[in-house]
C1' cells in the first nucleotide's frame, strides 16, 4: 500500500511542556482556538486483539465480568453536506427526515 471482516449518536482532566493554528483530503457550511491550537508528557476512557475468572454449549464457539499486556481513542454523529432512492413540505426559491452507497477512521486477519 491492497484485500477481507467488524465497529463508528456512548465514554474520557478546569493537569504539565508548548506556542498558532486546528476540525483526513477537495468544495460548501458550521465550529474550536491567547479564557492557549497542533505536537509531546502525565492522567483518563473503551474493551478490537491477547490475558484472567465465571457461566452456557450442538465442542465450532458464545455470553458476562476484570483491566497490570498490544493497539486505539480522549469538542461537536466520522461536526454536517456532497452520489442514489423513499417520505414529508412547498406557488416558487429554499427545506426537513429516513435508507443505501462513496470516502474516511480504528481493530483483527491475509497478501
Nucleotide at each position: 500500500c491492497u484485500c477481507u471482516u467488524a465497529u463508528c449518536a456512548a465514554g474520557a482532566g478546569c493537569g504539565g511542556u508548548g506556542g498558532a493554528g486546528g476540525g483526513a483530503a477537495u468544495a460548501g457550511g458550521c465550529c474550536c482556538u491567547g479564557c492557549g491550537a497542533a505536537a509531546c508528557c502525565c492522567g483518563g476512557c473503551a474493551a478490537c486483539c491477547g490475558g484472567c475468572a465465571a457461566g452456557a454449549u450442538g465442542c465450532g464457539u458464545c455470553u458476562u465480568g476484570c483491566a497490570a499486556g498490544g493497539u486505539g481513542c480522549u469538542a461537536a454523529a466520522u461536526c454536517c453536506u456532497a452520489c442514489a432512492g423513499g417520505u414529508c413540505a412547498a406557488a416558487a426559491g429554499a427545506g426537513a427526515u429516513c435508507u443505501g452507497g462513496a470516502a474516511g477512521a480504528u481493530a483483527a486477519g491475509a497478501g